RNA sequence: UCCUGGCUAGCUCAACUGGCAGAGCGGGCGGCUGUUAACCGCCUGGUUCGGGGUUCGAGUCCUCGGCCAGGAG
Numbered sequence: 001u002c003c004u005g006g007c008u009a010g011c012u013c014a015a016c017u018g019g020c021a022g023a024g025c026g027g028g029c030g031g032c033u034g035u036u037a038a039c040c041g042c043c044u045g046g047u048u049c050g051g052g053g054u055u056c057g058a059g060u061c062c063u064c065g066g067c068c069a070g071g072a073g
Stems, first nucleotide, its partner, number of pairs: 001072007010025004019056001026044006049065005
């Protein structure tokens, strides 16, 4: 330098053919228990890496850039 994949909640990751951004873990409160743990219920969560574009509508498509991983030379 070129190619491929990735970037979404504090963490690990979903989100179909463009159409309400979710789960688990975590955190908080409560239940249960003699107590803790476990278990159960509820609550708490977001500038979807950044700029621009297309569209009625973008996490998703196009473009430029950033970062991470792998590959080629």
Predicted 3D model of a 73-nucleotide RNA (transfer RNA) from an Anaerolineales bacterium. It matches the Rfam family "tRNA". The family's RNA type in Rfam is transfer RNA. RNAcentral holds the sequence, with entries from ENA.